Transfer RNA from a Dehalococcoidia bacterium, 83 nucleotides, folded computationally. It matches the Rfam family "tRNA". It is annotated as a transfer RNA. About the family: Transfer RNA (tRNA) molecules are approximately 80 nucleotides in length.

C1' cells in the first nucleotide's frame, strides 16, 4: 500500500434483517451469619423525572429496506499477513 479479521453495557461476551443489550464476571439490595467468607434469592444501559413517564444508544457518518448490530458505501481505531 495490499488483504484478511475485529470494534456491542464497568469487563468478557451472544444476537436468522423483526422485542438489542443473552450468558458470565462485576456492582447493588435482602436472606443466611456473633460477624464474615461462601451460597441462595431479586435487581442493575446512558440522561431527564418524586414517579409514571419520555429520550438517546451495537467505533463515526451516509445509503438500501416497512423495519439494519446484521446488507452496501466513506473515514477512524486495534489485531494478523503480504509487499
Nucleotide at each position: 500500500g495490499c488483504c484478511g479479521a475485529g470494534g456491542u453495557g464497568g469487563c468478557g461476551g451472544a444476537a436468522c434483517g423483526g422485542u438489542a443489550g443473552a450468558c458470565g464476571c462485576g456492582c447493588c439490595g435482602c436472606a443466611c451469619u456473633c460477624a464474615a467468607a461462601a451460597u441462595g434469592c431479586g435487581g442493575u444501559g446512558g440522561g431527564g423525572g418524586a414517579a409514571a413517564c419520555c429520550u438517546c444508544g451495537u467505533g463515526c457518518g451516509g445509503g438500501u429496506u416497512c423495519g439494519a448490530u446484521u446488507c452496501c458505501c466513506g473515514c477512524c481505531c486495534u489485531c494478523g499477513g503480504c509487499a
Source information
The source organism's lineage runs through Bacteria, Bacillati, Chloroflexota and Dehalococcoidia.